[in-house]
Molecule: transfer RNA
Organism: Candidatus Hodgkinia cicadicola
């Protein structure tokens, strides 16, 4: 340098174009003589710029990063 793949919450991971769920953390509560463990009830989001669509996590382009691969 070419060529493939992968990027979603702190972390592990869903989601066939119709407003993004879950496990884990984590904040405040309840409940216990304290703790734990349970249970309520919030935080915490699609790598970044376009473009196509009435709508984009998904679907094109380009760049970022991280992995394979050629030589």
């Nucleotide at each position: 340098g070419c060529g493939g793949u992968u990027g979603u919450a702190g972390c592990u991971u869903a989601a066939u174009g119709g407003u993004a769920g879950a496990g884990u953390u984590u904040a405040a509560g309840a409940a216990u003589g304290u703790g734990g463990c349970u249970c309520u009830u919030g935080a915490a989001g699609u790598g970044g710029c376009g473009a196509u669509u009435c709508a984009a996590u998904c679907c094109c382009g380009c760049c970022c990063a991280g992995c394979c691969g050629u030589a």